RNA sequence: GCCUGCGUAGCUCAGUGUUAGAGCGGCUGCCUUGUAAGCAGUAGGUCGCCGGUUAGAAUCCGGUCGCAGGCU
Numbered sequence: 001g002c003c004u005g006c007g008u009a010g011c012u013c014a015g016u017g018u019u020a021g022a023g024c025g026g027c028u029g030c031c032u033u034g035u036a037a038g039c040a041g042u043a044g045g046u047c048g049c050c051g052g053u054u055a056g057a058a059u060c061c062g063g064u065c066g067c068a069g070g071c072u
Base pairs, nucleotide, nucleotide: 001071002070003069004068005067006066007065010024011023012022013021018055026042027041028040029039030038048064049063050062051061052060
């Protein structure tokens, strides 16, 4: 230098055009002598960034940044 994959909640990841979700974790309450476990509720993300296409984009296209791998 070229190619491929990945980037979404604090963490691990789903979601491949039409309202952004799960598990774990966090907070509050219940339960307990207390803790853990359990139960109920709740907060938290303009989907790496910038543009384009579309009535509508996390999703499609271009550019760019970061990470991982491959080739030379």
Record summary: This is a predicted structure of a 72-nucleotide RNA (transfer RNA) from a Candidatus Portnoyibacteriota bacterium. The RNAcentral record of the sequence draws on ENA. The organism belongs to Candidatus Portnoyibacteriota, within Bacteria. It matches the Rfam family "tRNA".